[in-house]
C1' cells in the first nucleotide's frame, strides 16, 4: 500500500426497512437468623461518528474512526 471482517446495554451477544431485545451483572421487594440459591418487579440504549437514499434506517450507499485478520 491492496482486501476482508468487527463496532447494539456495565459484559457476551440476537436483530437483513416498520415500537430496539435476550442471557449475565446492577437495584428493590419477598424467601433466610444471615448469606447463598430461587422467585417477583424494575432501571440501564447518541444502535462508533458524519453525510445520503427512503413516507420510515441499527438495517440499504458513500466516507471517517477504532480493533483484527490476509496479501504485497
Nucleotide at each position: 500500500g491492496g482486501g476482508c471482517g468487527u463496532a447494539u446495554a456495565a459484559c457476551u451477544c440476537a436483530g437483513u426497512g416498520g415500537u430496539a431485545g435476550a442471557g449475565u451483572g446492577c437495584u428493590a421487594c419477598g424467601u433466610u437468623c444471615a448469606c447463598a440459591u430461587c422467585g417477583u418487579a424494575g432501571a440501564a440504549g447518541u444502535c462508533u461518528c458524519u453525510g445520503g437514499u427512503c413516507c420510515g434506517a441499527a438495517u440499504c450507499c458513500a466516507g471517517a474512526u477504532a480493533c483484527g485478520c490476509c496479501c504485497a
The RNA shown here (transfer RNA) has 72 nucleotides and comes from a Patescibacteria group bacterium. Lineage of the source: Bacteria > Bacteria candidate phyla. The sequence is in RNAcentral, with records from ENA. Rfam family: tRNA. By type it is a transfer RNA.